[in-house]
Molecule: transfer RNA
Organism: Clostridia bacterium
RNA sequence: CUGCUCGUGGCACAAUUGGAUAGCGCACAAGACUCCGACUCUUGCGGUUGAAGGUUCGAAUCCUUUCGGGCAGG
Numbered sequence: 001c002u003g004c005u006c007g008u009g010g011c012a013c014a015a016u017u018g019g020a021u022a023g024c025g026c027a028c029a030a031g032a033c034u035c036c037g038a039c040u041c042u043u044g045c046g047g048u049u050g051a052a053g054g055u056u057c058g059a060a061u062c063c064u065u066u067c068g069g070g071c072a073g074g
Stems, first nucleotide, its partner, number of pairs: 001073007010026002013023001019057001028044005050066005
């Protein structure tokens, strides 16, 4: 330098051929339980999907540019 691939809450992952409030687990907070904790149960908080543009009625998903990680080639 070129090609491929990944990037989604604090962490680890989902999300069907683009389709309607982006879900789950852990963690965190509150409540129940307990003499107090732990466990367990219930509820809640937290994301504008790495960033910026574009296409579309509609984008995590498609296109372009760009940032970072990984792999391969020169």